[in-house]
Context: one part of a larger RNA
Formats: sequence, structure tokens, C1' cells
RNA sequence: UGACGGGGGUCCGCACAAGCGGUGGAGCAUGUGGUUUAAUUCGAUGAUACGCGAGGAACCUUACCCGGGUUAGAAUGCGCGUGAUGGUUGCCGAAAGGUGACGUACCCGCAAGGGACACAAAGCAAGGUGCUGCAUGGCUGUCGUCAGCUCGUGCCGUGAGGUGUUGGGUUAAGUCCCGCAACGAGCGCAACCCCUAUCAUUAGUUGCCAGCACAUAAAGGUGGGGACUCUAAUGAAACUGCCUACGCAAGUAGAGAGGAGGGUGGGGAUGACGUCAAGUCAUCAUGGCCUUUAUAUCCGGGGCUACACACGUGCUACAAUGGUGAUGACAGAGAGUUGCGAGCCAGUGAUGGUCAGCUAAUCUCAAAACAUCAUCUCAGUUCGGAUUGGAGUCUGCAACUCGACUCCAUGAAGUCGGAAUCGCUAGUAAUCGCAGAUCAGCAAUGCUGCGGUGAAUACGUUCCCGGACC
Repeated sequence: UGACGGGGGUCCGCACAAGCGGUGGAGCAUGUGGUUUAAUUCGAUGAUACGCGAGGAACCUUACCCGGGUUAGAAUGCGCGUGAUGGUUGCCGAAAGGUGACGUACCCGCAAGGGACACAAAGCAAGGUGCUGCAUGGCUGUCGUCAGCUCGUGCCGUGAGGUGUUGGGUUAAGUCCCGCAACGAGCGCAACCCCUAUCAUUAGUUGCCAGCACAUAAAGGUGGGGACUCUAAUGAAACUGCCUACGCAAGUAGAGAGGAGGGUGGGGAUGACGUCAAGUCAUCAUGGCCUUUAUAUCCGGGGCUACACACGUGCUACAAUGGUGAUGACAGAGAGUUGCGAGCCAGUGAUGGUCAGCUAAUCUCAAAACAUCAUCUCAGUUCGGAUUGGAGUCUGCAACUCGACUCCAUGAAGUCGGAAUCGCUAGUAAUCGCAGAUCAGCAAUGCUGCGGUGAAUACGUUCCCGGACC
């Protein structure tokens, strides 16, 4: 000077408390450990690994295993040689590949020659998801969106260092005010950026329809209109600006006024100096080491999907605030031409056939909880749906290992979960569905977004945890 203390003081945070809903018990999904295996490729391991890298493992991916091949090699350039490189076709083979046959000169040029392409071959060059993240760059997690971390000059101290940055107030904040041997400054805070909440102006197509017409079984369907909604560009608006109280000030309080919005309006992006030799050599790049008929590379099949068990994260439930059947409504954000596919027909259905429209504010994908009516009457049930048998649909060379979906049958555990433990303070929790990326298909209950319905509670800071200052 720091760090630490079961030392003290002050303060903050879903940290506790007050509430609501979960996990831990069941079944299944998924990841991990362990075990097994020819292989179950590799990495991530308290918080900060475990629905993580992986935003798609049947082949491919694929890095692993078994087997069959190649050796200047799967890619590219230089130079040398040969030649239609194209086409048809035989044999071996699981394929990769190997080995033959038939036949043929592509373009420019008079020619020589050149060009494109393919093959062969000595060479210069390759390749490696092999090791080292404790040699590294870059990127990332975490403390933490916490309020801190420093510098110049001056002053103090022999010096390490201190001061400034402490003190009294205040703030979400080293935010601001006052004081002070300090005076200033930088990186952070805040603001500037984006979305959202109100209004105005401009612009009206594919959006809208108040008024005026036309038309229909019905419908902005049509003429027309820019009022409204909306779209998308530019502006306005909020600053403790005004009032009252307290205060020297900064500021605090107010069921105050005005206002769409009030004291950072709500959300996002933004992450200081640094910490953990934190993570990543398997995104990429890269030093060193290792390998070069193999640790490279091609192909077929298998594996990554195993299963006495243990843990994490989820989904579905255990029912009546519910299940089932019928009827009726209301979103936002997205995606779509190898695509989205209305309507009609066939099928119990997955789906198939046919085909309109749409390169999209035009067409399509396309809502559920909810409401109304009926039924079930507390049961392992008309709850719950695992598991299993049969029959099918679709994608795809190919669904055995190992896909999703449909129908019929089957109908397991489960009656609210021990110790313990997690999330959340408002359009939040809870609950309901929708979309997208990846993607032929899909193991998605995951992830990232979107809207619909919509609570309870916070006395307070003694205690637990983490953090800041003295």
C1' cells in the first nucleotide's frame, strides 16, 4: 500500500423478509458423470460446466471404430511430356477404385505454333479436428452496468507512499453542492444512438372508409375520398421548468397544477483500470514440437442414439378455476418461387389429386387460452398419457441399427412431492398460443423473438449471501 476478520460505522442489490409460481417425488425429453463397447470422436467441470460449442448426428456431417483402396496425394500455381479431355460399352467390386474394348483431333492460325481442357510423371510447393489456451493473437465468461480506476503540476514524507479521491450533506452514480494544500485533467457514470408511449406536418398504395354514389347472397368489392386507423420521414414535447414546505446550496417531500407522459417515463445497445496463468490451438490465425506409403486422404458398413445406476435443465400430469363435444370471436412479429399454397374433390386421419393467387401492407402459411350451449359428478375416473401390438402417410439412393406424423387397440407410474433449493417487484410473475433460424425430413418439450389474458406482496434492514465507502 493492499487483502482478510465469527472488528466497528454508513449504504445498496429479488440478498433476506412479505407474496406468487416452481424444482427436489412420477412418466418422458435432453445434457453430463459413471459403466459398457471394436468405437461409444473431441472440448466445457463451484458460482462463471451439465437443452453448453451443436441455430438440426439415418448416409453426408464425422473428427471415432472395423474393413477395402491411394501415395505429389482431396484443392491451387510453375515448368516437362502425351492426347479429343467428350461419347458408347464389357469384366471384377459393397463402393471407392482397378482393368479392357469401340471410336473420335475442340478453338485461333497458311504453317510453325499457341489457347482451353484432361491424363501421366521427376521436382518446387502439400496435408494433419495431431500436442501445447501454462508460448500467443483474436473472441468470450465472471466480479458488474458495480462506481469505481488513474494522470499532470504543486504540497507533505529520508523512503515505500500520501494528498487530490478524505470530511459535512445529497444522488441510481467519484451525481452534484459546501468545505479543505491542493488546482486541474483522463478512462468510467450520465447524455448523444435505437425501440416504445402523445401530438403536428408531409405523403396516400398494396393500407384506411367518415360523408356521396354503384353493386352483391355477403364483403372497401367498385367509382371516389385523405377525414380517421395505419404506414414512414421530419419535427414538437419533460427541464424539478411552475407552485407549496424544508434547506446556505445541491436537493428532498407533495392524492399539488398543467400534461399523453413526472422526476433516469418504460425497454435495448453500450461493460472503466483490472481479477480468475478462467475458456477456446476443434471457428479462424499463429510460435514451437510431432507425423509424411501415414497422425494424410477416398470409400462401404458401424458408432456418436449403448444402460444395474447418479446428477442438472425442461415438458406432461396428478384434475371440476377441470376433461370432452358442438358453435362463435379477437393479435403481433415473421416467412414464402427448388417456395407459401386458398378453394374444390378423395380419405376417419396423417395426407393425396387438381388448381386460383402471390417475387408479397395486394396472395398464402394462420391462432390458442376466451365466450355460449351440452355432458361428465370425485372415481386411478370421460383425469393422466407412458408402454406395447397392428395398419398406414410423408421426406429421402436408403427410415433395421436410428426419422417425424396419423388411425385402431392397449391404458403404466402419478392423488401435489423429505431434507433442501430456484425464479419473479408490473403489463412483471403466472398462463395461452403464434412465428423464425438451422432444415430434404426430424427426434424442438430446446433456442431466439412475438403478441393475448393478467395478479399478489414489499412492515422493514435484526439475520443469510454478494458488493461499495470510511